[in-house]
Context: one part of a larger RNA
RNA sequence: AGCGUAUGGGGGAUGCCUUGGCUCUCAGAGGCGAUGAAGGACGUGAUAAGCUGCGAUAAGCUUCGGGGAGGAGCAAAUAUCCUGUGAUCCGAAGAUUUCCGAAUGGGGUAACCUACCAGGUUGAUGACCUGGUGCGUAAGCGCUAACCCGGGGAACUGAAACAUCUUAGUACCCGGAGGAAAAGAAAACAAUAGUGAUUCCCUGAGUAGUGGCGAGCGAAAGGGGAGCAGCCCAAAUCAUACUGAUUUCGGUCAGUAUGAGGUUGUAGGAAUGCCAUACGGAAUUUAAUCUCAAGUGGAAGAUUCUGGAAAGCUUCCCCAUAGAGGGUGAUAGGCCCGUACACGUAAAAGAUUAAAUUCUAGGCAGUAUCCUGAGUAAGGCGGGACACGUGAAAUCCUGUCUGAAUCUACGGGGACCAUCCCGUAAGGCUAAAUACUCCUGAGAGACCGAUAGCGAAAUAGUACCGUGAGGGAAAGGUGAAAAGCACCGUGAACAACGGAGUGAAAUAGUACCUGAAACCAUACGCUU
Numbered sequence: 001a002g003c004g005u006a007u008g009g010g011g012g013a014u015g016c017c018u019u020g021g022c023u024c025u026c027a028g029a030g031g032c033g034a035u036g037a038a039g040g041a042c043g044u045g046a047u048a049a050g051c052u053g054c055g056a057u058a059a060g061c062u063u064c065g066g067g068g069a070g071g072a073g074c075a076a077a078u079a080u081c082c083u084g085u086g087a088u089c090c091g092a093a094g095a096u097u098u099c100c101g102a103a104u105g106g107g108g109u110a111a112c113c114u115a116c117c118a119g120g121u122u123g124a125u126g127a128c129c130u131g132g133u134g135c136g137u138a139a140g141c142g143c144u145a146a147c148c149c150g151g152g153g154a155a156c157u158g159a160a161a162c163a164u165c166u167u168a169g170u171a172c173c174c175g176g177a178g179g180a181a182a183a184g185a186a187a188a189c190a191a192u193a194g195u196g197a198u199u200c201c202c203u204g205a206g207u208a209g210u211g212g213c214g215a216g217c218g219a220a221a222g223g224g225g226a227g228c229a230g231c232c233c234a235a236a237u238c239a240u241a242c243u244g245a246u247u248u249c250g251g252u253c254a255g256u257a258u259g260a261g262g263u264u265g266u267a268g269g270a271a272u273g274c275c276a277u278a279c280g281g282a283a284u285u286u287a288a289u290c291u292c293a294a295g296u297g298g299a300a301g302a303u304u305c306u307g308g309a310a311a312g313c314u315u316c317c318c319c320a321u322a323g324a325g326g327g328u329g330a331u332a333g334g335c336c337c338g339u340a341c342a343c344g345u346a347a348a349a350g351a352u353u354a355a356a357u358u359c360u361a362g363g364c365a366g367u368a369u370c371c372u373g374a375g376u377a378a379g380g381c382g383g384g385a386c387a388c389g390u391g392a393a394a395u396c397c398u399g400u401c402u403g404a405a406u407c408u409a410c411g412g413g414g415a416c417c418a419u420c421c422c423g424u425a426a427g428g429c430u431a432a433a434u435a436c437u438c439c440u441g442a443g444a445g446a447c448c449g450a451u452a453g454c455g456a457a458a459u460a461g462u463a464c465c466g467u468g469a470g471g472g473a474a475a476g477g478u479g480a481a482a483a484g485c486a487c488c489g490u491g492a493a494c495a496a497c498g499g500a501g502u503g504a505a506a507u508a509g510u511a512c513c514u515g516a517a518a519c520c521a522u523a524c525g526c527u528u
Stems, first nucleotide, its partner, number of pairs: 001527009015513001016477002020448002022445007029437002031143002039100003042055003046078001050074002061094006070082003105114003115133007134141002147178001148176005158165001162212001188195002199226005209217002230429003233373001237260010265407001267372004272365004280360012295343003301316002305312001317334002319323001325337003378402008388414001409424005464471002484512001487499004
């Protein structure tokens, strides 16, 4: 020096564990905010750095309800206190709630500076205290995870290059709303038969189409389901009021406002004639009942052995509308918490029922007259949306230029025309089926188990990095119980170690379960 064996050090893999995550299900909730939010700053404890709670009434104050012996958060210890005159704790409702922040008196480098008006304290000033002073006609303003609607709107990429095309109306920006949003009661589809608002799912179908006919893009009707709900204006006409014009002062006409009327395509309505005049529907209020808080009751076991410890083993029992689950010194239906089941309720809220009030709601006939949404429909040019890239290109939207008809009317049925059929635009509202989950409760998992699972099982969006936008960790486990090593010794020692003691175990000693490998050392053996 190498190899081997043994014993240690070092290191923190592995095993086991789970406080934390992940993904869902069923319910709930779907908003908070000028009565000052979300989010913060600074304070607040006997002692107090952090977290949590709270706000100068500051780990808290009041009332009501629950509960019943300890309590003063995480978090030990000391001190001092509270508590059967019911504390701590739990639920509900209040009070207080500094400063910043939409921030709102003005300013400002957020948590600071500074003013005016009214009132108060004072004999008076100063000073201090209380309230008010933003913009906007008003609504409102700010925040908020996803879902939704609208206004704008890429590129990388694919096409094996690239320009039309694709990615994609995606990402992203802006505006707006709701618990859903949007859409919605046919100027719809269809095809000689019919359907009957919208939305969503399955199918039709990767079909018909579209496409440098490349890459790709990609319907609809129909069928089957989920869910179903229909309505209101404008106008004609009438009435009232006012204004204007005109007047032969009797009125007439026009306009405006309000009310009545009226709402559709087998056309409907007004006007005219005739008949009739009630069940029902919606909202609000009151009453009753039920649901909903913390919570209450809740069955049944002893023993032998082993062991540090019994829930294991042995023997004999018991309960079960409860043998879900968790804990307890090893594996417990009968030890504890619970579980099945039963019960509980102030206020608020919700649901159901009843009553009251208010609002609302006709039919028939025939057709001479009147009405039925105009810079609209449609057309030209340029674009966009439609599965459809201009194409034979219908349909929808419109920047621009034109510009109808008015029921013997008008639109559509994929150029266009005819026939036929379907519908009635140019005003509006509308639940459900559908989408989502920042959040609350209950539960589940052929999900993870500390390099995994959220970035975060811990003072985690922390420490730290960056001027900043922003980036962003590591870090779990003594033991059943601290019983966390009294006392003695070595030592300079508050280090460390040796005894002693605790404990089942201390090679479980807080550098703490298990404790692999690399690497280091010691002893012995063999070889050189």
Description: The prediction has a mean pLDDT of 81. Predicted 3D model of a 528-nucleotide part of an RNA (large-subunit ribosomal RNA, domain I) from a Bacteroidota bacterium. The RNAcentral record of the full RNA draws on ENA. NCBI's taxonomy places the organism under Bacteria, Pseudomonadati, Bacteroidota.